About this RNA
This is a predicted structure of a 164-nucleotide RNA (Lysine riboswitch aptamer) from Metabacillus mangrovi.
Parts: sequence; structure tokens; C1' cells
RNA sequence: GAUAGAGGUGCGAACUUCAUCAGUAGGCAUAAGCAGGAAAAUGGAUUCCGUUAUGUAUGCCGAAAGGGGAGGGUCGCCGAAGGAAAGCCGGUGCCAUUGCCGAUUUUUCUGGUUUUGCAUUGAACAAAUGCAGGGCUGUCAAGAGUAAAUCUUGGAGAGCUAUC
Repeated sequence: GAUAGAGGUGCGAACUUCAUCAGUAGGCAUAAGCAGGAAAAUGGAUUCCGUUAUGUAUGCCGAAAGGGGAGGGUCGCCGAAGGAAAGCCGGUGCCAUUGCCGAUUUUUCUGGUUUUGCAUUGAACAAAUGCAGGGCUGUCAAGAGUAAAUCUUGGAGAGCUAUC
């Protein structure tokens, strides 16, 4: 250097189904009411509105997307993958800025998993992410025991094991 492997509730993607989203957004009708309203915020443009808009109450109808618990098998894999910062591109019912979302490049962090607390995102008590603790576990090194089982400490995946 190449090839092949190991860690296990192992990682990720798409698909299918179900629940949630939600009796919400929205539509129609009626009543009262009165000046502003228009998709994250601001400004502009455009447009609707005193023939009563937006909003409120009642009645009827009534979603979707994102996210995801659960189940099912499929595919790609073991820096699998997940974060943070910056650059660049695209989207965010017209333009601009900010914010948000997605893709990608560079740098940097994290062995894996689970759980608790706080914070952020989110409709959510789901889930994810970050920080700080705890448990379990794999691997290497040093030491103890050393016939062993096993134990202690420390490190990190650009690691570890096997073969060439």
C1' cells in the first nucleotide's frame, strides 16, 4: 500500500402501511362589527377592501406538507454516520435584506449504544441536535494477577484484527 473482516437494540437511504399533524389551515352560510388586509419579519411594488375586507361568534364541509412512534421487508454500508463554522448554489406564490430549508466544498469535533438534566428546533409529552453526568459495550497501550479468568488507568476510528 492492497484485500477481507469485527463492535450490535450497529449506521444510513428509499419504499409500503398506520397514527399524529387536526376538527387545525381553508371554503360556504348567518349575525354583530368597522378600516385596513395579502403566505416568517421589515421595506417597496402590485393587488383586495365602506357593494364592509382582515379579524370575532355560530353552523356545515374539511385537507396537505414537514417531522415521526410502530410494523414490514429492500438497498448501501462499519466515519457506517451525525454535528459546528465558513464559502458557493438553489428554494422560501413579485423585488431586496435578514431568517429558515435543501445540495455541495473546506476546516474541525464525535469509537458505539442507552439513559438523566438543561437548552434549541418542533403541533407534540414524538423525535433530533448541543452541553454536562451515569450505565453497558468493542478496541489498542501500560500495569496488576500471571496457569488463567479477570481488574485498574489512559487513548482514539486517518483507529483495530487477519492475509498478501
Of the family's consensus pairs, 92% are formed in the model. The source organism's lineage runs through Bacteria, Bacillati, Bacillota, Bacilli and Metabacillus. The sequence is in RNAcentral, with records from MGnify. The coordinates come from a structure-prediction model, not an experiment, and the mean pLDDT is 80.